A computed fold for a 72-nucleotide RNA from an archaeon, annotated as transfer RNA. Rfam family: tRNA. Rfam describes the family as follows. Transfer RNA (tRNA) molecules are approximately 80 nucleotides in length.

RNA sequence: GGGCCGAUAGUGCAAUGGUAACACGCAUCGUUCGCAACGAUGAGACUGGGGGUCCGAUUCCCCCUCGGUCCA
Repeated sequence: GGGCCGAUAGUGCAAUGGUAACACGCAUCGUUCGCAACGAUGAGACUGGGGGUCCGAUUCCCCCUCGGUCCA
């Protein structure tokens, strides 16, 4: 320098055009003498940054940043 893959909640990850799911974690309540475990409810990401296409973008296109991997 070039090819490919990835970036979404505190963490790990889904969603491949129609206002973002699940698990753990967190908060409240129940259960217990108390803790843990279990059960119920709830908060929390507008999706790495910028631009474009589209009625509509996490998704498609371009550039940039960061990480991984391969080639030179």